[in-house]
Formats: sequence, C1' cells, structure tokens
RNA sequence: GCGGCGGUAGUUCAGUUGGUAGAAUGCCUGCUUCCCAAGCAGGAGGUCGCGGGUUCAAAUCCCGUCCGCCGCU
Repeated sequence: GCGGCGGUAGUUCAGUUGGUAGAAUGCCUGCUUCCCAAGCAGGAGGUCGCGGGUUCAAAUCCCGUCCGCCGCU
C1' cells in the first nucleotide's frame, strides 16, 4: 500500500430485503426479609466511531475518514 471483519447503553452483544433503537448484566427506587443475598415490580442511561451524500424517512444504502483485529504484498 491492498483486501476482509469489527466499532450500537457503564460492560458483553443483538438489530441489513431503509420505517418509533433492544436484550442480558450493572446502576437507582420500591416490595419481600431481623439483616444480607436471592426473587419480584418500576426507572434512569444512546449525537448507533466521525464527517458528508441519497431518501419523505438511514444503525442499515453510497463516498471519505479515524481506531482495533486478521490476511496479502
């Protein structure tokens, strides 16, 4: 330099024939308990790596760019 895969909640990851962003776990509150844990109910938390483009509408399609892993030269 070229190619492939990945970047989404604090963490681990889902989510592609474009149509309201989710799960688990963690965190907060409440219930339960003598207390803790466990269990149950509720809640907060996201510029979907970044910048553009296409579209009525983009995590998703296109272009550029940054980072990580793997391969080729």
The prediction has a mean pLDDT of 81. A computed fold for a 73-nucleotide RNA from a Patescibacteria group bacterium, annotated as transfer RNA. NCBI's taxonomy places the organism under Bacteria, Bacteria candidate phyla. Its Rfam family is "tRNA". About the family: Transfer RNA (tRNA) molecules are approximately 80 nucleotides in length. The sequence is in RNAcentral, with records from ENA.